[in-house]
Context: one part of a larger RNA
RNA sequence: GUCUGCGAGUUAUUGUCCGUGGCCAGCCUAAGUCCUUUUGGGAUGGAGGCGAAGCGAAAGCGAGUACUAAAUGUGCGACCAGUCACUGGCAAUAGACCCGAAGCGGAGGUGAUCUACUCUUGAGCAGGUUGAAGCUGAGGUAACACUCAGUGAAGGACCGAACUCGUGGAUGUUGAAAAAUCCUGAGAUGACUUGAGAGUAGGAGCGAAAGACUAAUCAAACCCCGUGAUAGCUGGUUCUCUCCGAAAUCGCUUGAGGGCGAGCGUUGGGUAAGUACUCCGAGGAGGUAGAGCACUGGAUGGCUUAGAGUCCCCACCAGGAUAUCAAAACCAAUCAAACUCCGAAUACCUCGGAUCCCUCUAACCCAGCAUUCAGACUGUGGGGGAUAAGCUUCAUAGUCGAGAGGGCAACAGCCCAGACCGCCAGCUAAGGUGCCUAAAUACCAUUAAGUGGAAAGGAUGUGACGUUACUUAGACAGUGAGGAUGUUGGCUUAGAGGCAGCCAUCAUUUAAACAGUGCGUAAUAGCUGACUCAUCGAGUGAUGUCGCGCCGAAAAUGAUUGGCGAUAAAUGGUAUACCGAAGCUGCGGAUUCAACGGCGAUACGUCGUCGUUGAGUGGUAGGAGAGCGUAAUCAUUGCAGCGAAGCCGGACUGUAAGGGAAGGUGGAGCGGUGAUUAGUGAGAAUGCAGAC
Numbered sequence: 001g002u003c004u005g006c007g008a009g010u011u012a013u014u015g016u017c018c019g020u021g022g023c024c025a026g027c028c029u030a031a032g033u034c035c036u037u038u039u040g041g042g043a044u045g046g047a048g049g050c051g052a053a054g055c056g057a058a059a060g061c062g063a064g065u066a067c068u069a070a071a072u073g074u075g076c077g078a079c080c081a082g083u084c085a086c087u088g089g090c091a092a093u094a095g096a097c098c099c100g101a102a103g104c105g106g107a108g109g110u111g112a113u114c115u116a117c118u119c120u121u122g123a124g125c126a127g128g129u130u131g132a133a134g135c136u137g138a139g140g141u142a143a144c145a146c147u148c149a150g151u152g153a154a155g156g157a158c159c160g161a162a163c164u165c166g167u168g169g170a171u172g173u174u175g176a177a178a179a180a181u182c183c184u185g186a187g188a189u190g191a192c193u194u195g196a197g198a199g200u201a202g203g204a205g206c207g208a209a210a211g212a213c214u215a216a217u218c219a220a221a222c223c224c225c226g227u228g229a230u231a232g233c234u235g236g237u238u239c240u241c242u243c244c245g246a247a248a249u250c251g252c253u254u255g256a257g258g259g260c261g262a263g264c265g266u267u268g269g270g271u272a273a274g275u276a277c278u279c280c281g282a283g284g285a286g287g288u289a290g291a292g293c294a295c296u297g298g299a300u301g302g303c304u305u306a307g308a309g310u311c312c313c314c315a316c317c318a319g320g321a322u323a324u325c326a327a328a329a330c331c332a333a334u335c336a337a338a339c340u341c342c343g344a345a346u347a348c349c350u351c352g353g354a355u356c357c358c359u360c361u362a363a364c365c366c367a368g369c370a371u372u373c374a375g376a377c378u379g380u381g382g383g384g385g386a387u388a389a390g391c392u393u394c395a396u397a398g399u400c401g402a403g404a405g406g407g408c409a410a411c412a413g414c415c416c417a418g419a420c421c422g423c424c425a426g427c428u429a430a431g432g433u434g435c436c437u438a439a440a441u442a443c444c445a446u447u448a449a450g451u452g453g454a455a456a457g458g459a460u461g462u463g464a465c466g467u468u469a470c471u472u473a474g475a476c477a478g479u480g481a482g483g484a485u486g487u488u489g490g491c492u493u494a495g496a497g498g499c500a501g502c503c504a505u506c507a508u509u510u511a512a513a514c515a516g517u518g519c520g521u522a523a524u525a526g527c528u529g530a531c532u533c534a535u536c537g538a539g540u541g542a543u544g545u546c547g548c549g550c551c552g553a554a555a556a557u558g559a560u561u562g563g564c565g566a567u568a569a570a571u572g573g574u575a576u577a578c579c580g581a582a583g584c585u586g587c588g589g590a591u592u593c594a595a596c597g598g599c600g601a602u603a604c605g606u607c608g609u610c611g612u613u614g615a616g617u618g619g620u621a622g623g624a625g626a627g628c629g630u631a632a633u634c635a636u637u638g639c640a641g642c643g644a645a646g647c648c649g650g651a652c653u654g655u656a657a658g659g660g661a662a663g664g665u666g667g668a669g670c671g672g673u674g675a676u677u678a679g680u681g682a683g684a685a686u687g688c689a690g691a692c
Base pairs, nucleotide, nucleotide: 001692002691003690004689005688006687011094012093013092014091015090016089017088019086020085021084022083023082026050027049028048032044033043034042035041036040054061055060064076065075066074067073097236098235100233104226106225108223109222110221116200117199118198119197120196121195122194123193124192125190127159128158129157130155134151135150136149137148138147139146163187164186165185168183169182170181171180202218204214205213239627240626241625242624243623244622249262250261251260252259253258263372265369266368267367268366269365270364271363275362278354279353280352281351282350283349284348290342291340292339296336297335298334300332301331302330305326307325308324309322310321311320312319375400376399377398378397379396380395381394382393383392384391405416406415407414420589421588422587423586425585426584427583431579432578433577434564435563436562440576442574443573444572445571446570457551458550461548462547463546464545465544466543467542468541469540470539478535479534480533481532482531484508485507486506489503490502491501514529518527519526590617591616592615593614594613595612596611597610598609599608600607601606628681630678631677632676633675634674635673636672637671638670639669646665647664648663652659653658
């Protein structure tokens, strides 16, 4: 891992509600006793319980009572249905659906063969080195001291095996080993090592102290009991179909992943008003969007003049000038969630009417049972953030959640659309119609970038539409020619001659020609431009708006409009056709609800069944209903050695759980129907046991 078996809402008591039944202003017995065909049944038993009256703290009064001096007031009551039994839902108390802690506390035991420390008694330490005190001799001293030589043998002394330990590294890491091996290393006469025997223990021991050690267990050992501890936590919780169908919000919470009340769901009962929803009309309250500057405040410019500065005068005041700064006021233009002289659309509230003509009640009330309290994204209006986030937090709508189908290549939350079942029928939605791929190689324009996926900004890209200037009295571009004189204008300067700089910028000859546009020279010179003529012969220049393109454009495996590829099969526009879904239609079928009708039953309330018509039938949590199957018991009816159950098989059959003939195997019991009872349904729980 697979297979087989086992494996989770039970039981008792009490309460409450629905259903069913008995009796009914009453209903019921409990223990006990007696009988009996004895897991049971029957009789007796009214002790007692519930109900029939309440109100008040109580005395007490009583269909009333309490409050009060008193209620014409207020609270709670009265005008009547209970009780007992059984099924079912839910709750409470119990282990209370099942499995699961770490742990807690109490009690009683077992351990010091491991290890910590201690006691008793034993044992062990190759070899080598060093050479303390003391002593002896010599020297030395007044005597000591002291010095030298020898002797001597000390030491938590030195080196280093056994022994003890475990420093660093490697290997090992499902190991050879639940701590080892190899290399290396520390101590090795000592606070040394070690044998045997003995002692101390669980809030206790022992500890050269690490919370270390106390039998591979230690911030309180192990065993057993309390014990099914508790678990607002995780996991699991077993057959089918039918009807309805949520929530992820509000308030409170030692509350935040839990709960309680409300909201939203469901089931039953009631209300029958035209209730709710929707629409129309009327009347309301409001200060948002917008707008505005009348208030509050922000911010810009102008004007003006107090004030400040500077200057003159005086230096004591006064006065004058200046326009550098600069207030209020005024003018202009402007901004605001916590500004408003104004002010919508929606939404909301109230009233009236319409629709809904007896219901697909959607509204309200009562009762039973819940779930939900982590929501997600998208659009819109806001707050927070950076007008960041697949961010966060409100409001509002939708979808997902709990929703399949079609589209977006793929893609919960986007677009279309809500799946009862069947059909080799039709029409459409979103979206599409070159091929992949169902359906148009439609039409008119645009784009040349494979643009069609990105910004500010930049540019004789290109198309459309304007405005304006010049132009056959010849434009624009090109080419040829001219581009002069007074004059080197004056000043300045070493020089300044169109061209360093300053001032002026006239006049003449002209078709035209600047007291000069740029280059250039030391200054001249030289080149060029403006300007003019000729040549040429038709458009040329400036500017604006709009459409589509270009650049801007750098990432790590080979690139993607989904691909191929396409100059349309891209983009804009237009028209028709077609494709396209579980949508709609058609045909057949199932089922629910409602209405109507027939038949049957009836306790007269209604129920059952058949038919017709209409409307429905996605669904998680959850509510409600109807069934299938398993085991056993009772009743009844059957089968079976001419072959029961079980196993294999599976024609056929039912909407599903399921049923099931023949045949085979097997060898002794089993089924149908109607009731009753439950150890009643497995794929999941790192489920349990076994097998492989």
The part of an RNA shown here (large-subunit ribosomal RNA, domain II) has 692 nucleotides and comes from a Verrucomicrobiota bacterium. Lineage of the source: Bacteria > Pseudomonadati > Verrucomicrobiota. The full RNA is in RNAcentral, with records from ENA.